[in-house]
RNA sequence: AUCGGGGCUCUCAGGAGAGAUCCGUCACAGACGGACGCCGAAGGGGCAAGGUAAUUUACGACGACCGAAACUCUCAGGCAAAAGGACUGGAGCCCUGUG
Numbered sequence: 001a002u003c004g005g006g007g008c009u010c011u012c013a014g015g016a017g018a019g020a021u022c023c024g025u026c027a028c029a030g031a032c033g034g035a036c037g038c039c040g041a042a043g044g045g046g047c048a049a050g051g052u053a054a055u056u057u058a059c060g061a062c063g064a065c066c067g068a069a070a071c072u073c074u075c076a077g078g079c080a081a082a083a084g085g086a087c088u089g090g091a092g093c094c095c096u097g098u099g
Stems, first nucleotide, its partner, number of pairs: 003097008012089003019036001021035006037079003043075001044073003050066003
């Protein structure tokens, strides 16, 4: 050099789901308030296996703590387009392992 892993960035490419719902106000498919119905892929919450500590002669049980997700909850967000969008690819920079 190459290869592997990780982090950050980008007017880069791809990127799903669900009411252009109803009522009222404002000039509007937008904003605000109310009502019912939905979605999961910003973010956020929850849990398994397993482990840790405590107790115990020891083991085990109850309880405590740590503990993943695209699972789950729907708090937040979203339900024409636009915007956003987990994730994947591309590019750049940085860290690290091998060499």